[in-house]
The prediction has a mean pLDDT of 80.
This is a predicted structure of a 71-nucleotide RNA (transfer RNA) from a bacterium.
It matches the Rfam family "tRNA". Rfam classes the family as a transfer RNA. Rfam describes the family as follows. Transfer RNA (tRNA) molecules are approximately 80 nucleotides in length.
RNA sequence: CGGAGUGUAGUGUAACGGUAGCACGAGACGUUUGGGUCGUUUUAGUCCGAGUUCGAAUCUCGGCACUCCGA
Repeated sequence: CGGAGUGUAGUGUAACGGUAGCACGAGACGUUUGGGUCGUUUUAGUCCGAGUUCGAAUCUCGGCACUCCGA
């Protein structure tokens, strides 16, 4: 320098263009003499900008970060 891929709660991972789920975690309550386990409940997310569309995590363009391949 050229090409390809990935980017979603604190972590991991889903999601035909139509309500963003699941598990672990964290907080609160119950249970216990206490802790653990268990139960109920709450918490928190689409890398950034623009476009297409009635509607975008998803499609298009640009940027950023990371990974891989080539030189």